[in-house]
RNA sequence: UCGACGUGUCCGGGGUGCCCCGCAGGGGCUGAGAUGACACCCGCCGAACCUGAUCCGGUUAGCACCGGCGCGAGGGAGACACAUGGAUCCGACG
Numbered sequence: 001u002c003g004a005c006g007u008g009u010c011c012g013g014g015g016u017g018c019c020c021c022g023c024a025g026g027g028g029c030u031g032a033g034a035u036g037a038c039a040c041c042c043g044c045c046g047a048a049c050c051u052g053a054u055c056c057g058g059u060u061a062g063c064a065c066c067g068g069c070g071c072g073a074g075g076g077a078g079a080c081a082c083a084u085g086g087a088u089c090c091g092a093c094g
Stems, first nucleotide, its partner, number of pairs: 001087002006082005011043004017029005049075003055068004
């Protein structure tokens, strides 16, 4: 001097399905989150999320519920600061 992993701040991206009663709304299932909570998750080390998909197999009351598709499928939203393991350079001494 640079600086992983990490932490923080601000900014940004994303989803909200299935079933029952049903006007509203309430209840049940899975999940981090099932429509407003500024909550939850995610931001290139990117499976958060979207397309494929009115997909395929299993399961269930039903459902992207489980798995496949799928990280040599495709797409997809960042800056700054702090700081460490470490790396590099210069000088001195031995």
About this RNA:
The RNA shown here (TPP riboswitch aptamer (THI element)) has 94 nucleotides and comes from a Propionibacteriales bacterium. The sequence was found by an Rfam model in a public genome assembly.